[in-house]
RNA sequence: UUUGAUCAUGGCUCAGAUUGAACGCUGGCGGCAUGCCUUACACAUGCAAGUCGAACGGUAACAGGGACUUCGGUCCGCUGACGAGUGGCGAACGGGUGAGUAAAGCAUAGGAAUACAUCCAUUAGUGGGGGAUAACGCAUCGAAAGGUGUGCUAAUACCGCAUACGCUCUAAGGAGGAAAGCAGGGGAUCGCAAGACCUUGCGCUAAUGGCCUAGCCUAUGUCCGAUUAGCUAGUUGGUAGAGUAAAAGCCUACCAAGGCGACGAUCGGUAACUGGUCUGAGAGGAUGAUCAGUCACACUGGAACUGAGACACGGUCCAGACUCCUACGGGAGGCAGCAGUGGGGAAUUUUGGACAAUGGGGGAAACCCUGAUCCAGCCAUGCCGCGUGGGUGAAGAAGGCCUUCGGGUUGUAAAGCCCUUUCGGGAGGAAAGAAAAGCAUUGCUCUAACAUAGCAAUGUGAUGACGGUACCUCCAUAAGAAGCACCGGCUAACUACGUGCCAGCAGCCGCGGUAAUACGCGUAGGGUGCAAGCGUUAAUCGGAAUUCUGGGCGUAAAGCGUGCGCAGGCGGCUAGAUAAGCCAGAUGUGAAAUCCCCGAGCUCAACUUGGGAAUUGCGUUUGGAACUGUCUAGCUAGAGUUUGGCAGAGGGGGGAGAAUUCCACCGGUAGCAGUGAAACUGUGUAAAGCGUGGAGAGGAACCGAUAUUGCAGACAGCGAAGGCAGCCCCCUGGGCUAAAACUGACGCUCAUGCACGAAAGCGUGGGGAGCAAACAGGAUUAGAUACCCUGGUAGUCCACGCCCUAAACGAUGUCAACUGGUUGUUGGGAGGGUAAACCUCUUAGUAACGAAGCUAACGCGAGAAGUUGACCGCCUGGGGAGUACGGUCGCAAGAUUAAAACUCAAAGGAAUUGACGGGGACCCGCACAAGCGGUGGAUUAUGUGGAUUAAUUCGAUGCAACGCGAAAAACCUUACCUACCUUUGACAUGUCGAGAAUCCUGCAGAGAUGCGGGAGUGCCUUCGGGAACUCGAACACAGGUGCUGCAUGGCUGUCGUCAGCUCGUGUCGUGAGAUGUUGGGUUAAGUCCCGCAACGAGCGCAACCCUUAUCAUUAGUUGCUACGCAAGGGCACUCUAAUGAGACUGCCGGUGACAAACCGGAGGAAGGUGGGGAUGACGUCAAGUCCUCAUGGCCCUUAUGGGUAGGGCUUCACACGUAAUACAAUGGUCGGUACAGAGGGUUGCCAACCCGUGAGGGGGAGCUAAUCUCAGAAAGCCGAUCGUAGUCCGGAUUGCAGUCUGCAACUCGACUGCAUGAAGUCGGAAUCGCUAGUAAUCGCGGAUCAGCAUGUCGCGGUGAAUACGUUCCCGGGUCUUGUACACACCGCCCGUCACACCAUGGGAGUGGGUUUCACCAGAAGUAGUUAGCCUAACCGCAAGGAGGC
Repeated sequence: UUUGAUCAUGGCUCAGAUUGAACGCUGGCGGCAUGCCUUACACAUGCAAGUCGAACGGUAACAGGGACUUCGGUCCGCUGACGAGUGGCGAACGGGUGAGUAAAGCAUAGGAAUACAUCCAUUAGUGGGGGAUAACGCAUCGAAAGGUGUGCUAAUACCGCAUACGCUCUAAGGAGGAAAGCAGGGGAUCGCAAGACCUUGCGCUAAUGGCCUAGCCUAUGUCCGAUUAGCUAGUUGGUAGAGUAAAAGCCUACCAAGGCGACGAUCGGUAACUGGUCUGAGAGGAUGAUCAGUCACACUGGAACUGAGACACGGUCCAGACUCCUACGGGAGGCAGCAGUGGGGAAUUUUGGACAAUGGGGGAAACCCUGAUCCAGCCAUGCCGCGUGGGUGAAGAAGGCCUUCGGGUUGUAAAGCCCUUUCGGGAGGAAAGAAAAGCAUUGCUCUAACAUAGCAAUGUGAUGACGGUACCUCCAUAAGAAGCACCGGCUAACUACGUGCCAGCAGCCGCGGUAAUACGCGUAGGGUGCAAGCGUUAAUCGGAAUUCUGGGCGUAAAGCGUGCGCAGGCGGCUAGAUAAGCCAGAUGUGAAAUCCCCGAGCUCAACUUGGGAAUUGCGUUUGGAACUGUCUAGCUAGAGUUUGGCAGAGGGGGGAGAAUUCCACCGGUAGCAGUGAAACUGUGUAAAGCGUGGAGAGGAACCGAUAUUGCAGACAGCGAAGGCAGCCCCCUGGGCUAAAACUGACGCUCAUGCACGAAAGCGUGGGGAGCAAACAGGAUUAGAUACCCUGGUAGUCCACGCCCUAAACGAUGUCAACUGGUUGUUGGGAGGGUAAACCUCUUAGUAACGAAGCUAACGCGAGAAGUUGACCGCCUGGGGAGUACGGUCGCAAGAUUAAAACUCAAAGGAAUUGACGGGGACCCGCACAAGCGGUGGAUUAUGUGGAUUAAUUCGAUGCAACGCGAAAAACCUUACCUACCUUUGACAUGUCGAGAAUCCUGCAGAGAUGCGGGAGUGCCUUCGGGAACUCGAACACAGGUGCUGCAUGGCUGUCGUCAGCUCGUGUCGUGAGAUGUUGGGUUAAGUCCCGCAACGAGCGCAACCCUUAUCAUUAGUUGCUACGCAAGGGCACUCUAAUGAGACUGCCGGUGACAAACCGGAGGAAGGUGGGGAUGACGUCAAGUCCUCAUGGCCCUUAUGGGUAGGGCUUCACACGUAAUACAAUGGUCGGUACAGAGGGUUGCCAACCCGUGAGGGGGAGCUAAUCUCAGAAAGCCGAUCGUAGUCCGGAUUGCAGUCUGCAACUCGACUGCAUGAAGUCGGAAUCGCUAGUAAUCGCGGAUCAGCAUGUCGCGGUGAAUACGUUCCCGGGUCUUGUACACACCGCCCGUCACACCAUGGGAGUGGGUUUCACCAGAAGUAGUUAGCCUAACCGCAAGGAGGC
C1' cells in the first nucleotide's frame, strides 16, 4: 500500500547488517589488510630448480703462481676455482587454478591385509676381480634441431666371484641373494715412492625396530528434479588361479542366480569439499575470495618409463587443435608459477628490491640456488586513527534569500581581538628487527695420540633489501586541507523562481494538465543526515510468524465424492526380564587460525600476540532402569462373539392396479386445440372434439413418474456416500436395545492399491405411451439462432459392458475422551401410574434456541467451528491455468497427474454507512385520475441556436438557459467593427510652477481637437500663509466590461417549505459504526403520546412578524351626511389609521389504550396551521456570476488604456422556446347606459373651453395631492344589424398622407387617417397550467423612460367544473432487503474486431550441443607370443649356450 470508512486474510515494497564489488561526484595524512568473481581464452620478453671437484676423466673461460724465453710470447691443472660431460641427490616439495567430480571426492568416527628414499636407534659387514662408455681426437651428414662412423679413457657408473644372518623360496632334504669408496691426521712397523697399516669423520651393503609420509577398507553425513520407477551379465556370491607394496570381480576360467530400489535405485541438471565467512534473539538461511586442511587439474585426449615416491605444471612418447622457424626436406612450443601483453568485461596492481629474516634443495663446510618468502610500488577497495583550528566577538555589519513590507533568516556565522601548531613543509638527530655461524681459550667424548671431529662454557665478533624508514627535537605560519546525498508519506529536514500530463521524477503509494514543499537548477536561499568520503546499482541474510522452532483448511487459498484396507504412524491395565532409545559420570578425539573472555605489544584503535573457554559432534567405557521399544506371564474397562427382542422408501428379484395415449363401439354436430392476445402447423363432414359416455374385449405398452403431488407424508425413517417411496413373497447387508456368558488388545488411522459412485454421454441388442436437447413452423421483437405456442428425433426405460465427473455441500476428513441448560420428535428399555392417557429416568438418532468458550466477523455451541490426543489429505498473492508438454486410463467424449515464460499491485472474506433496483411495505405532492383552459398548426412580437458579417460585443445551455442579465440598443448606453486622434492620461494621491474659478466668442475640421479674441480678478487669515478649482512639467503611478467563477468573497438558483440534519454524556461493538432518530398509534410536520439503554440538547417544523376577514375604543380633514340649497353643524354610518379584543380542539357527544389524536356538533364574523405573504436546516450540483461589487495570480502599458465620427448589437434559407391576436354568433359592428381597486404627478399630471375625422394642437384653471389631475374602467346591461360565408370573422402586409418625442427617426421609434385585406375554418405525435374568490375572462395602474410594452410588476370586475381513488407515470420521505456500485446505475463490466509482434505458442524449415546403443578404422604404450637381425662382461678348449637389444 486493496476500502467512502472498518476488521481480518494476503501479496508487493521500504527502513538494518554485509561485500574480492562496479559506476557518478569529490578527495588532506597515516597504519593494517585486500586486489581477473568474466574467456580452464591466446600469449611476446625476462626470471621461477638446482647443487656437489670431499664420486670421476679432466681444463673451455677468469685470477694467481711457477718454468722457459728471441721479451713478441710459449708451456705447466701447480693453486683458487670451473664451462661442457660421466656419476649422486633433488626435481613427486614449494607456487598456481577450480575445468572435471554428487562420489573413486570431502567431513567425522573407526579399521586391517601394506609399503616407505632421507632421518633416528640397534646388529653385522665393507674381501677379491673384470669388461665397457661419454667427454675428447679424427672423418662425415643436415639450413637447423640434431646425428653417424671410427679411435682413446675414469669413477661412489656397470658386471661376475667370495662371504653372509636375524632376509627370501622350499617338495623341509636344501637352494638363492650384497657392498664403494672419499677426506683429515698419525706413533711404531713395512715399502724406492705412491703408499700399505692404524685411527677419526662422511659414505656404502644386509637385517630389525621407530618416526614421518603414502596407499587401501567400513559406517554416518553431504544440492535439485518422480513430467526420471524400475536398474544391473563381471552384474551379486562361491571355488581355483593371475596380479599388486597390500584386502578385493582388481582380472581370468568354471559354478550358482543373485544384487540395488518408494528410508528414492537408475537417469537428468547443477556443484570442488571442509575449518570457516555473512546474516539472524535463536533455530536456521545464504556462501566457500584472502588464511589453513583435503582433493582434482596443468594446451585437449591417451599412455607408460624412471624413481622411495609420479602415470610427473617449468620430464618422455603418440594423436589432435593452435602458434612460430624453415634452404620445404624437416623441426620447435605450452604463464591455471612471478611480473607483463592482447582479448573478454562494469571491473581487479609493478615486465620493482633482496635473500637481511623465516623456510626449502644440494654440499663436510664455506657457500650457491630459491618471483617460496620478506619488503617496496599502484588503487579511498575495505577496516581503524588523526586533521582541516580554539576562545572571545551584536553595529545582530554588508551581501544573498523570503516577506503580510513591519520584519525574518543566513547568524557568533564573518570581520575584528587574543591564543595553539597535531598533520603537511624545512632542518638536525636516530632505532628494534641480528642471532646462530666464524675466531680464541678451557673442559668432556672418540683415540695409541691436547691429530682430527663432536658437545658444552667463557671471551671476541662480521652480516639490514626495507631505509636514513619508524621515532625524537627545533623553526615559521591559521597558514596548505570538505564534500556528497536528501528535504510529499514511509523518513530526520521548506520556501522562492522556471516549466505546464511537456520536459521529467519514482523503492512502494504516486507527482506533473498555470499558484508543484514530489519535475529542473554544473552556483537560488535555507535545512537534515553522514563525512574523506557520500550516493547509485548489483548480490546475500533479516524484517517474512510469507508455514522446523512458529501458520492454517465452514464463507478469505485449502477436507480426496464415499468406504474397505497392505506397508507405515500411533496404541488399554498389572508384574518380571532386557538395555536399542533415554539419563548421568569418566575418557579419546573434535588440526591450527577464526568467534568469545582475561592479559600483553605497537602513543590509541584497527592489527599482532600469550593463556583460557568454547568447538552444542562422534567413538569407547562404567552406572541407572522411571518412560518408549523388545521378550515372557497375566487382566478386562477398548474391540469382538453367542442369546432374546425391535424399527426401517437399506439392496436384489417377482407379479397385480388407476391416469395419459392409440385402436374398435354407441349417441351427437361443426368446429377443436392453443394464448397476455393471436397465429401457423396440426386435427375435423372419410364425423373430430364433447357425452365425469358406459360396458366389454383385444393388442402394444408405460410408470410409480413430477416443480411439491392422490391421501398417509412429517422439522419422519434407512444407507458409507451416490441414493432409496403402492403391495406381497423369497434371498440378503447393516443398525439399535436388554441381560448374562465367552475371547483376551484381537484396536485407531491409512500413502500406493481395491470397490462403489447422480445426471449427461458411449458400445451391442431390445423397447418407445408420455416428456423432450437438436431440428421445423408460428408468434414476440429493432433483431429473437430465446423466453410463449404447435409438432418432433436422439435420449429418458430394460439387459450386458464402459465412462468416473458434479455447488458429489453440512462448501465442515475419520476415531476417541471431557465440558451449564431448555424445547420438539423417531427407535428401544426401566420405574411410577391410568379405562385410555400421562409423568420421571436412560440410551441411539434427528431438529430449534442458547451459557461458558471459540471466531476477522457472520456464526458454531454435547451432532462444536469449545478443550485435548492419534493418523491421513490439502493450501501458500491474482491472472496465465486446472491450461501446455510428457506419462497413465478410456472406443470416443474426455478424466487424472501437472508447469513455465509473461503480466498486475492487488485479487479475495466478513461486516458498516450511503447510493441504486423494470425488490418489498407504508405515506405525501395538480404526480396520476376527474375536470376547465391552453401550447404544438396560422400571422405577428420577442429570445435562442445556426448561418452570414468589418462587427453582427459578452454571458446564461435538461428540469434549474431561451419576453433570461436587459425596470426600455436611433446618438448616448456600448463592452463590438472601421476610420481619425491622444499618452501621467477621462478618474485618485503626492511634488514643483503658473493662474481665481468661470463666462462670451471667431476660424479650420465629420468631430475629438487645434489656433485665437474678449470679459472676469473671488473666499479665510494671527498677513507668514491656507482651502477649493483650472492649466503646465517630471516621476511614482493611474487605467483595463483583458484571462481564470476549476484560485476566491459576497449574492443567487435547485432539490424544497421536503421533514429532515446533528451533538454531549451513557451503553453496545476489536472496529468502521450503532443506539438516541427504530417500534405501536397520530400529524401538514422528527407534530404529539405510549413503549424502549438510553437521558438530554441544538439547527430545522410550529409560533412570534406583515396583510386580509369581525368587533370595540380613540381620532375625525381633503373623507362621510340621520340636518341642510349652500354656508354651517355633527362624527351615528361608509372610510381613514392607531391601540386592543377574538380561535385555544376551549365546550359537548362518539372512537381510541384511562394517551396523543380523530370524527360529528354547539356557539361564533371566522374552526381545527381561517386565506395570503415574508421566513429556505445539514448539505448536493467544482450549478451561475471576475460584465453589479470586492479580490489572489497572470497579462497589456504611445495600448488589451483614453477620446471622437460613422456603422453594428435590428442581418436571414432555416430550427426551437415564450407570448400576443385570431379562426367567430356565449360572436363582430353601431347607439345608449352602470359599477372598481391600487397607483403616479412640479424638468410633472394637466381640467374647463376652442381647432382637427384622428394621432394631436392651442389654452391655461387647479394641484407638492383622501382636496387638483392622469381617468372615459372594460367585460356587463338595454336596443339595432349581420346569418355560417374566408364573411360586416381575422387583421398581417403594402401604398399614400400625417402627428409626437428628440441635435437627429435612412439603416432603426411609436402613433393617426384613408386605401390594401395575407395566413387562418380550433390544430399530428407529443405536451403545459390550475382544487376557490382559484381556473377562465375583462379592463386599469406603476417602474424603466425624451420617445418607444403583445414583456414584467401590481390592481380590482365577472366568476366556474371536478377530485371515485392511489393500480399506473413523475418527484419526494420512512423502514426493510439484494448489490461485484462509492466519480455511487449517466455506476460497474463481458466478448469480438481493427493495428502491432516485445513475451509465449504454432510454423515450410535451418544451425549447434549433451548423452546412450550398435558398427567400421585404429596411434603411442604395456603384457604375451611367432619369426628374423645383431650381441663386451658369465659358462664352455671349441662349436655353441644363458642372457640382452
About this RNA:
Small-subunit ribosomal RNA from Spirillum volutans, 1445 nucleotides, folded computationally. The prediction has a mean pLDDT of 81. The source organism's lineage runs through Bacteria, Pseudomonadati, Pseudomonadota, Spirillaceae and Spirillum.